This is a predicted structure of a 464-nucleotide part of an RNA (small-subunit ribosomal RNA, 3' major domain) from Candidatus Kaiserbacteria bacterium CG10_big_fil_rev_8_21_14_0_10_49_17.
The sequence was found in a public genome assembly.
Model confidence (mean pLDDT): 80 of 100.
Lineage of the source: Bacteria > Bacteria candidate phyla > Candidatus Kaiseribacteriota.
Its Rfam family is "Bacterial small subunit ribosomal RNA". Its family is annotated with structural constituent of ribosome and ribosome in the Gene Ontology.
[in-house]
Context: one part of a larger RNA
RNA sequence: AGACGGGGGCUCGCACAAGCGGUGGAGCGUGUGGCUUAAUUCGUAGCUAAGCGAAGAACCUUACCAGGGUUUGAAACCAUGACGAAAUCUCUGGGAAACCAGAGACCCCUUCGGGCGGCAUGGCAGGUGAUGCAUGGCUGUCGUCAGUUCGUGGCUUGAGCUGUUCCCUUAAGUGGGGAAACGAACGCAACCCUCGUUGCCUGUUACAAGUGUCAGGCGAGACUGCUCCCUCACGGGAGAGGAAGGUGAGGAUGACGCCAAGUCAGCAUGUCCCUUUGAUAUCCUGGGCUGCACACGCGCUACAAUGGGUGGUACAACGGGGCGCGACGCCGAGAGGCUGAGCAAAUCCUUAUAAAGCCAUCCCCAGUUCGGAUUGAGGUCUGCAACUCGACCUCAUGAAGUUGGAAUCGCUAGUAAUCGCAGGUCAGCAACACUGCGGUGAAUACGUUCUCGAGCCUUGUACU
Numbered sequence: 001a002g003a004c005g006g007g008g009g010c011u012c013g014c015a016c017a018a019g020c021g022g023u024g025g026a027g028c029g030u031g032u033g034g035c036u037u038a039a040u041u042c043g044u045a046g047c048u049a050a051g052c053g054a055a056g057a058a059c060c061u062u063a064c065c066a067g068g069g070u071u072u073g074a075a076a077c078c079a080u081g082a083c084g085a086a087a088u089c090u091c092u093g094g095g096a097a098a099c100c101a102g103a104g105a106c107c108c109c110u111u112c113g114g115g116c117g118g119c120a121u122g123g124c125a126g127g128u129g130a131u132g133c134a135u136g137g138c139u140g141u142c143g144u145c146a147g148u149u150c151g152u153g154g155c156u157u158g159a160g161c162u163g164u165u166c167c168c169u170u171a172a173g174u175g176g177g178g179a180a181a182c183g184a185a186c187g188c189a190a191c192c193c194u195c196g197u198u199g200c201c202u203g204u205u206a207c208a209a210g211u212g213u214c215a216g217g218c219g220a221g222a223c224u225g226c227u228c229c230c231u232c233a234c235g236g237g238a239g240a241g242g243a244a245g246g247u248g249a250g251g252a253u254g255a256c257g258c259c260a261a262g263u264c265a266g267c268a269u270g271u272c273c274c275u276u277u278g279a280u281a282u283c284c285u286g287g288g289c290u291g292c293a294c295a296c297g298c299g300c301u302a303c304a305a306u307g308g309g310u311g312g313u314a315c316a317a318c319g320g321g322g323c324g325c326g327a328c329g330c331c332g333a334g335a336g337g338c339u340g341a342g343c344a345a346a347u348c349c350u351u352a353u354a355a356a357g358c359c360a361u362c363c364c365c366a367g368u369u370c371g372g373a374u375u376g377a378g379g380u381c382u383g384c385a386a387c388u389c390g391a392c393c394u395c396a397u398g399a400a401g402u403u404g405g406a407a408u409c410g411c412u413a414g415u416a417a418u419c420g421c422a423g424g425u426c427a428g429c430a431a432c433a434c435u436g437c438g439g440u441g442a443a444u445a446c447g448u449u450c451u452c453g454a455g456c457c458u459u460g461u462a463c464u
Stems, first nucleotide, its partner, number of pairs: 001464002003461003007458007015448002019411005026301008034292002042053002064287007073124001077123005083117002088105007108115002126274002129272003135268002137263003140259001142257001147186006153162003166177003192251004197220007207210001223245001226239005303404001307363007319350003324343002329338003370401001375396007417440007
């Protein structure tokens, strides 16, 4: 100087408290451990792994396993040589295919230097093989916490200190005052984007058809500016006006560093290892990644009457669309099928009835008209192909579950809770995930004693 303390002081944070809703119990989905397996590919491991890499495992993906093939190789570059055939296509045989063998067809261009093509030989390729404790790059975390440093000067034998401590203040090392310090840098804040108010301009494809709803652009507006109180000042409290008030709300933005944190399987890369008789490379078929006594994480659906069923009726926003979105009409009980208008989209489609909501009615507290697992049967769609192992529809079946032990999580406002919608990935989908969007819309905060984490000062130390 740090780090640590069941030392102290001050301060903060959904940290506790006050509230609301969950998890832990059930069934299912999904991930992980374990077990099993020919293989159940690999990585990730308290917080900071476990709906994570994976924004889509039937084949492919795929890296794993079994079996069958290839060996200058599936793709690349160079040199040499012979060649215009070899390759390719068709056929035949073997085969699950890959591939192998045979037969036939085809048998290049040229400015003559060569090019092109495959073949042969050599150099080489290739590796999701190892090492994240050799690395780059990127990322998590403390933490959007307020900190981390430097130059000159001063002090000290020196490590070092000062500055950065102290007082007031702030969300903030934010600002002010003082002070052997004076300045500066990275952080903070501001500059950027979105939302909320408004003026002007523009008007397509938007709308109520002549307005300015709406859309786009350029501006205005908020600064403790004004009033009162406290204060030396900075600032704090109350109020007015205002769409908005003291950082207006949200986002992007993550200092010096810590964990030899994570990733050699995204990519790149050092070293090591495997590859002339056949591989740790590469192709193919099938299987596996979906395996199930069990344990854990994250979710979905419920256990019902603030509910379930039936009928009627109202209101969104973000988005996506050409191998695409697909209207109307017809068929079907439905999944869906036939047809195919319009639309590269403020025009058309998705998209209309968004759902919760509202109105009417049935159910009458029960394992039920709750709940929907599981199973049987019949179908639809995608795709070469749904057996292992897809989604959906209809009929039947109707399990556990009556609010969940110890424990534990999220959230302070358009938030929690609740309701649906869209998108990416994608042929299809195991999405109940993720990323967004809007609808309805609360309760509570006395306070900082305690739990956890953090900041500043100080104190002790046998630790570094």